[in-house]
Predicted 3D model of a 77-nucleotide RNA (transfer RNA) from a Chloroflexota bacterium. Lineage of the source: Bacteria > Bacillati > Chloroflexota. Rfam family: tRNA. Rfam links the family to the GO term triplet codon-amino acid adaptor activity.
RNA sequence: GCCCCGUUAGCUCAGCCUGGCAGAGCAGCGGACUUUUAAUCCGAGGGUCGGGGGUUCAAAUCCCUCACGGGGCACCA
Numbered sequence: 001g002c003c004c005c006g007u008u009a010g011c012u013c014a015g016c017c018u019g020g021c022a023g024a025g026c027a028g029c030g031g032a033c034u035u036u037u038a039a040u041c042c043g044a045g046g047g048u049c050g051g052g053g054g055u056u057c058a059a060a061u062c063c064c065u066c067a068c069g070g071g072g073c074a075c076c077a
Stems, first nucleotide, its partner, number of pairs: 001073007010026004020057001029043004050066005
């Protein structure tokens, strides 16, 4: 330098292909219960969807670009 994959809640990840209300588990918080540093059950909350731009009535999703992480290949006179 080229190619591929990834970036979404505090953590681990779905959703993207085929545009139409942003989700799950865990953690934390509140409550119930009693077996009481805990377990079980219930509930509510928590998001610039990596940044910017474009297309569209409408973008996490499509297009362009940049950044970061991982992998492969090439170069290394």
It was read from a public genome assembly.